[in-house]
Context: one part of a larger RNA
RNA sequence: UGACGGGGGCCCGCACAAGCGGUGGAGCAUGUGGUUUAAUUCGAUGCAACGCGAAGAACCUUACCUGGGCUUGAACUAUAGGUGGUAGAGAGAUGAAAGUCGAACGACCUAGCAAUAGGAGCCUAUAGAGGUGCUGCACGGCUGUCGUCAGCUCGUGCCGUGAGGUGUUGGGUUAAGUCCCGCAACGAGCGCAACCCCUGUCCUUAGUUGCCAUCAGGUUAAGCUGGGCACUCUAGGGAGACUGCCUACGCAAGUAGUGAGGAAGGUGGGGAUGACGUCAAGUCAUCAUGGCCCUUACGUCCAGGGCUACACACGUGCUACAAUGGGUACUACAAUGGGCAAUGGCGCGAGCCGGAGAUAAUCCCCAAAAGUAUCCUCAGUACAGAUUGCAGUCUGCAACUCGACUGCAUGAAGCUGGAAUCGCUAGUAAUCGCAGGUCAGCAUGCUGCGGUGAAUACGUUCCCGGGCCUUGUACA
Repeated sequence: UGACGGGGGCCCGCACAAGCGGUGGAGCAUGUGGUUUAAUUCGAUGCAACGCGAAGAACCUUACCUGGGCUUGAACUAUAGGUGGUAGAGAGAUGAAAGUCGAACGACCUAGCAAUAGGAGCCUAUAGAGGUGCUGCACGGCUGUCGUCAGCUCGUGCCGUGAGGUGUUGGGUUAAGUCCCGCAACGAGCGCAACCCCUGUCCUUAGUUGCCAUCAGGUUAAGCUGGGCACUCUAGGGAGACUGCCUACGCAAGUAGUGAGGAAGGUGGGGAUGACGUCAAGUCAUCAUGGCCCUUACGUCCAGGGCUACACACGUGCUACAAUGGGUACUACAAUGGGCAAUGGCGCGAGCCGGAGAUAAUCCCCAAAAGUAUCCUCAGUACAGAUUGCAGUCUGCAACUCGACUGCAUGAAGCUGGAAUCGCUAGUAAUCGCAGGUCAGCAUGCUGCGGUGAAUACGUUCCCGGGCCUUGUACA
């Protein structure tokens, strides 16, 4: 100087407390461990691995296994030699395919009248190629984490023999090393904040594909039509919030107020933004790369299988255990997005036929919970839906291993979950659906979107993590 303390002081955070909803019990989905296996490819392992890499394993992917092939090779470069019936094309044979054998047909470019010479292509040889082989403890790049925590430093000066200190400590204050005051310090940098984006109010510009107040026409209905751009909205520009004003406290910074005004009040809400560094943290399997290793194989092509196994253990989720519910009928209201598909017909349904419209503010995908009426009346049930049988639909060469969905039948566990443990402070939790990416097909996952919409916070004694000062130390 740090680090540590079941030392002290001050302060903060859904850290506790106060609340609401879960997980842990059940079934299933998914990931992991373990076991099994010819293989169950590899990586990730406290927080910070475990719906993670994987934004989607039937083949492919695919790296694994078994078997069948190839050896300058699937792709690439260079050199030398060869090759005009050459390159290409390949009927056919064999085969699971890859591959192997192989009859017809049969070129191109440059110079040249042509012969011919050269090139391209192909073949042979060589150098090399190739490797998701090893080392993330050799590295780059990228990322996680402490932590959006308020810290981390420098120049000069001063102090100290020196390591180093001071500044950065102190008194206040703040979300903040934020600001004020003081001070052997005076300044500065990286962080904080602000500048950026979205959202909340108003003004203005513009008015189609959006909108419809007024006028006219029109319909079963409908901005449907003329018309209009007022409103909504769209998307450009601007205004607005600064403790600016008032009161109280204070030297100041600032704090408090059911204060005024205001759409919004003290960082308005949300996002992007991650200092010096820590963990030899993660990644050699995105990529790049040193070294090492393989070279008729650790390279490469193909078929089939595996990554989907299953006594078990754990994580993350979905669905439930019901009456604040379930069934049936009727009926209303979104946003983000995408490029898709409406009306109509057929089918109980998944879906099929067909194709208006749409290169999109134009057309389409397109809501559910809520509401109204009625049935069920506390039961393993008209709860719950696992499992299984049969019959189908769709995608795709192909659904056996191993897809999703539909109909009929079947109707398991489960009656609110031990110890323990997680999330959340407001348009949040809870709950309801919708869209997108990946994608031929496949979503309970992920990323977004809107609908309905709470309870509680006395407080900081305690648990966890963190910041500053101080103290002890046989630790570095």